[in-house]
Context: one part of a larger RNA
RNA sequence: GGAUGAACGCUAGCGGCAGGCUUAACACAUGCAAGUCGAGGGGUAUAUGUCUUCGGAUAUAGAGACCGGCGCACGGGUGCGUAACGCGUAUGCAAUCUACCUUUUACAGGGGAAUAGCCCAGAGAAAUUUGGAUUAAUGCCCCAUAGUAUUAUUAAAUGGCAUCAUUUUAUAAUUAAAGUCACAACGGUAAAAGAUGAGCAUGCGUCCCAUUAGUUAGUUGGUAAGGUAACGGCUUACCAAGACAAUGAUGGGUAGGGGUCCUGAGAGGGAGAUCCCCCACACUGGUACUGAGACACGGACCAGACUCCUACGGGAGGCAGCAGUGAGGAAUAUUGGACAAUGGGCGCAAGCCUGAUCCAGCCAUGCCGCGUGCAGGAAGACGGUCCUAUGGAUUGUAAACUGCUUUUAUACAGGAAGAAACACUCCGACGUGUCGGAGCUUGACGGUACUGUAGGAAUAAGGAUCGGCUAACUCCGUGCCAGCAGCCGCGGUAAUACGGAGGAUCCAAGCGUUAUCC
Numbered sequence: 001g002g003a004u005g006a007a008c009g010c011u012a013g014c015g016g017c018a019g020g021c022u023u024a025a026c027a028c029a030u031g032c033a034a035g036u037c038g039a040g041g042g043g044u045a046u047a048u049g050u051c052u053u054c055g056g057a058u059a060u061a062g063a064g065a066c067c068g069g070c071g072c073a074c075g076g077g078u079g080c081g082u083a084a085c086g087c088g089u090a091u092g093c094a095a096u097c098u099a100c101c102u103u104u105u106a107c108a109g110g111g112g113a114a115u116a117g118c119c120c121a122g123a124g125a126a127a128u129u130u131g132g133a134u135u136a137a138u139g140c141c142c143c144a145u146a147g148u149a150u151u152a153u154u155a156a157a158u159g160g161c162a163u164c165a166u167u168u169u170a171u172a173a174u175u176a177a178a179g180u181c182a183c184a185a186c187g188g189u190a191a192a193a194g195a196u197g198a199g200c201a202u203g204c205g206u207c208c209c210a211u212u213a214g215u216u217a218g219u220u221g222g223u224a225a226g227g228u229a230a231c232g233g234c235u236u237a238c239c240a241a242g243a244c245a246a247u248g249a250u251g252g253g254u255a256g257g258g259g260u261c262c263u264g265a266g267a268g269g270g271a272g273a274u275c276c277c278c279c280a281c282a283c284u285g286g287u288a289c290u291g292a293g294a295c296a297c298g299g300a301c302c303a304g305a306c307u308c309c310u311a312c313g314g315g316a317g318g319c320a321g322c323a324g325u326g327a328g329g330a331a332u333a334u335u336g337g338a339c340a341a342u343g344g345g346c347g348c349a350a351g352c353c354u355g356a357u358c359c360a361g362c363c364a365u366g367c368c369g370c371g372u373g374c375a376g377g378a379a380g381a382c383g384g385u386c387c388u389a390u391g392g393a394u395u396g397u398a399a400a401c402u403g404c405u406u407u408u409a410u411a412c413a414g415g416a417a418g419a420a421a422c423a424c425u426c427c428g429a430c431g432u433g434u435c436g437g438a439g440c441u442u443g444a445c446g447g448u449a450c451u452g453u454a455g456g457a458a459u460a461a462g463g464a465u466c467g468g469c470u471a472a473c474u475c476c477g478u479g480c481c482a483g484c485a486g487c488c489g490c491g492g493u494a495a496u497a498c499g500g501a502g503g504a505u506c507c508a509a510g511c512g513u514u515a516u517c518c
Base pairs, nucleotide, nucleotide: 001518002517003516004515006514007513008512009511010510013370014369015368016367017366018365019363020362021328026326027325028324030323031322032321035070036069037068040067041066046061047060048059049058050057051056077281078280079279086206087205088204089203090202091201092200093199096198097197101194102193103192104191105190106189107188109143110142111141112140119132120131121130122129123128149174150173151172152171153170155168156167157166158165159164179186180185207253208252209251214244215243216242219241220240221239222238223237224236225235226234256278257277258276259275260271261270262269263268283304284303285302286301287300306317307316308315309314334360336359337358338357342356343354344353345352346351373404374403375402376401383395384394385393386392387391410454411453412452413451414450418445424439425438426437427436428435429434430433462507463506464505465504466503467488468487469486473502474501475500476499477498483490484489
């Protein structure tokens, strides 16, 4: 000199953009943060219409709940752990999986058993839960049929990079499906290909300590089996005795990694906030289930610590989601609005949900921009300060005053873009259910941005420094005292260094100090 997620002191007008618990991965009150589908199902409460012997019956619609499907593995948070194929980079899988999506082909036949709900009867303070009868489905099961599916056996062709791979062929066995319905679709089953996502493996790179020198027994390799979506000591039995290491094994410490950021001419050095990618975690530890995908933040079970409810028998819970509270700390914000846009989930769609997201609020935390007037104006006034003093210098064009302007602010009036859609109506095409066109509607921000009018300099400047480094000097007070200080150093009676005053310098809505990095 540059920089920062800064803090503290003094001061403070506005706008735009960005940023905002770095510490206790400490503990959490309250609200919200993941639902949706009646075009899968039975249909309850209820409502309406009709009939009624006034008990109800029937038809339609149908909240909640229940069965069922999809989603809940995303999005959002944090950086505990991890020195590792964790990350980065480049490859490989002839060793793999992939819901929804796209393309193509072929199918969807016949039966059955339940079960929740509803109803009835209970238990319990509650959480919740037991029994009885009855019932549906795109839930469950059986038979059939099937293929480029799987398995076993046979033959051939092609290819490669070794183990081999692909294709064709023959036989046998096994294994599917769901309907809804607004009549056009939405779905269902099998198979292949694509896309996307994921998993695994390999080369190279990736901090400190040798005052850590030896480490290892599923350890290293082989055979076989099991297991996995898949290769593999991944696991097991047997066999062999290997494997790693001063080019630093093992052990200990520290730490999420990268893109990037700061500095520097560069080489380097330092860092890993915000944003993007990957990884890991979800009170602590462990475990599996469901599923295309989890060993699952707002799922389940077990154990532990902690908190809460209790009728003492037993129960409930997990903010490192958004706000917010306490604590810690030098220190870090609203218990806000909207789904208008983008994106996501479900749904034929309308739509519903969305603390993602978009916005608004607070904070000079940073960067950038603007303003606090402009021009004239010498009696160079008063006052202040200083002096070589009946005077001069400086403050100083500074002020007053004159003329002018009106950014921002204030008042009034107007007022967006962001929006194109979906849906609905009409028309056209032909691919007949899609596409295209026209019309209509949709704004949280927000009466915001922006524009016009009105009046008026009106509403708006401070901080540090002035011995040298280093831009800027005099007076008074004090007298090694009080105090200053980044370094050198200053102060003991003339202090340009302390405190005050006047003046000056540098920055400026900021200025200084501290901390940290180069």
Molecule: small-subunit ribosomal RNA, 5' domain
Organism: Flavobacterium aquatile LMG 4008 = ATCC 11947